Predicted 3D model of RNase P RNA and transfer RNA as a complex of 438 nucleotides. It holds a member of the Rfam family "Bacterial RNase P class A". From the family's description: Ribonuclease P (RNase P) is a ubiquitous endoribonuclease, found in archaea, bacteria and eukarya as well as chloroplasts and mitochondria. Rfam classes the family as a ribozyme.
RNA sequence: GGAGCCGGACGAACCGUCGCUGCGGAAUCAUGCCGAUCCGGAGAGGAAAGUCCGGGCUCCACAGGGCAAGACGCUGGGUAACGCCCAGGAGGGGUGACCCUCGGAAAGCGCCACAGAAAACAAACCGCCGCGCGCGUCGCGGUAAGGGUGCAACGGUGGGGCAAGAGCCCACCAGAGGCUGCGGCGACGCAGCCUGCUAGGCAUGCCCCGUCUGGAGCAAGACCAAAUAGGGAAGGCGGCCGGCCCGGCCGCAUGCCUUCCGGGUAGGUCGCUUGAGGGCGCGGGUAACCGCGCUCCUAGAGGAAUGACGGUUACAUGCGCGCGGCGCAUGACAGAACCCGGCUUACAGUCCGGCUCCCGCU
RNA sequence: GUCACCAUCGUCUAUCCGGUUAGGACGGCGGCCUCUCACGUCGCUAAGAGGGGUUCAAAUCCCCUUGGUGACGCCA
Repeated sequence: GGAGCCGGACGAACCGUCGCUGCGGAAUCAUGCCGAUCCGGAGAGGAAAGUCCGGGCUCCACAGGGCAAGACGCUGGGUAACGCCCAGGAGGGGUGACCCUCGGAAAGCGCCACAGAAAACAAACCGCCGCGCGCGUCGCGGUAAGGGUGCAACGGUGGGGCAAGAGCCCACCAGAGGCUGCGGCGACGCAGCCUGCUAGGCAUGCCCCGUCUGGAGCAAGACCAAAUAGGGAAGGCGGCCGGCCCGGCCGCAUGCCUUCCGGGUAGGUCGCUUGAGGGCGCGGGUAACCGCGCUCCUAGAGGAAUGACGGUUACAUGCGCGCGGCGCAUGACAGAACCCGGCUUACAGUCCGGCUCCCGCU
Repeated sequence: GUCACCAUCGUCUAUCCGGUUAGGACGGCGGCCUCUCACGUCGCUAAGAGGGGUUCAAAUCCCCUUGGUGACGCCA
């Protein structure tokens, strides 16, 4: 100098004027409800998004047992919890920094197109060997060493053996299983011995094993007010329990529920934002994270505010010129809706830290 | 806002527990038939929303994105 990997922070700043939505204060007006005026102060994000997971909260009964269904899946830890995060293990990829994947296929079932003889308790198309006779483009038997097919062909090399062959036997190598010892909390690793045991892939097909999950969702739910045709028809006999059974609770026929038709009202208050919260410091821990102390308060709308105009400055990109500069234009993705923790997806550009490979010079 | 579902030729659809060239109807184009058009008949046209993963192999199984559809207030 070039190429790249990983992690983190930011995602314009300031001033003025006029608006919009909450909050606090003032005094006045209005009032069935929402209110109006003035002053002060506050007002979108790293993803507010997708709604893919988990939790809080609320109601259904302070939610039980079993089956079914769904989700997850190496080990240990973190956490309110998770399908998230951290550390480790094994396998795979990359020269490397580093990245990706993860239970069980020697429980069972199923599938593996085409090609190929054969796609998995095996099997003989060609070839090889033996026997037989009708001697042939023949029959029977043996053989998985060779050929060819395929994503994938039932360990590999060499020797012995054999009619020809074959873990049939032997040596070495690779793998698997079992036993023992050592290290590790563990996944697992290392070493030794034994068994010729050689076992294909797919579980993101069914399934098995283990763990977890009751359902609905702020349009949850509570209260106030307004309004009326407090109605009609059909169906059911229970509802909670929106899969089923048991058990329980509630209700019980002048009753209850569902659907449809018709009608009324679509106003307000609470829930609502201080929270598993942010920043700094110290301590523990490899880390995720946890503990303690100090400090900060930072939107709460409801057809839904967070904007418009003007000026100054900075950065980036593009264009032009009278080029160490000047002028003009543009500014990524995107907009809170009960609240948090994650994941995923989108994103102009800026800054910081750590690391790898290649080339050149000293 | 919450929840449920869908996406295949221009249109409507089949195939959706993976397998050779994704089938059909309507439409469009061309030929034949006819004096010409229509009808009829023969042929052609043309599709898995986009991306990634699992697998030897994906329209199909899994994940993400994009687009679309539907339901849901209260009283009685």